RNAcentral holds the sequence, with entries from ENA. The RNA shown here (transfer RNA) has 73 nucleotides and comes from Clonostachys solani. Model confidence (mean pLDDT): 81 of 100. Lineage of the source: Eukaryota > Dikarya > Sordariomycetes > Hypocreomycetidae > Clonostachys.
RNA sequence: GCCCGGGUAGUCUAGGUGGUUAGGGCACCACGUUGUGGCCGUGGAAACCCCGGUUCGAGUCCGGGCCCGGGCA
Numbered sequence: 001g002c003c004c005g006g007g008u009a010g011u012c013u014a015g016g017u018g019g020u021u022a023g024g025g026c027a028c029c030a031c032g033u034u035g036u037g038g039c040c041g042u043g044g045a046a047a048c049c050c051c052g053g054u055u056c057g058a059g060u061c062c063g064g065g066c067c068c069g070g071g072c073a
Stems, first nucleotide, its partner, number of pairs: 001072007010026004019056001028044005049065005
């Protein structure tokens, strides 16, 4: 340099053929439970890498960039 895959809460991850509240595990917070803590139960907060484009509508499609992993040279 070229090719392929990926980037979504603190962390790991799902998201078909674009559509109405972006879901789940762990962690965190509150309450219940407990002598305290843990476990358990109920509830809650928190996310789409950046810029541009297409579209009535983009996490999803297109272009460019940045970063991570793999391959070729």